[in-house]
RNA sequence: CGCGGGGUGGAGCAGUUGGCAGCUCGCAGGGCUCAUAACCCUGAGGUCGUAGGUUCGAGUCCUACCCCCGCAA
Repeated sequence: CGCGGGGUGGAGCAGUUGGCAGCUCGCAGGGCUCAUAACCCUGAGGUCGUAGGUUCGAGUCCUACCCCCGCAA
C1' cells in the first nucleotide's frame, strides 16, 4: 500500500426502508428496612469519530480524512 468490520451519555450495546436518539449496568435523589443489600419510583448525563455533500429532513445515504480490531502480503 490492498481488503473487511467497527467508532452512538461513565461502561457495554441497539437504532430495520432517512422522519421524536433508546436499552442494560453504573451515577444522583426519594421510597421500603432497625440498617445494608435487593426491590420500587424519579432524575441528570449525547454537538451519534472529524470535515464536507445530497435532501424539506441524516446516527442512517455519498466523499475525504482520523482512530481501533482483523485478513492478506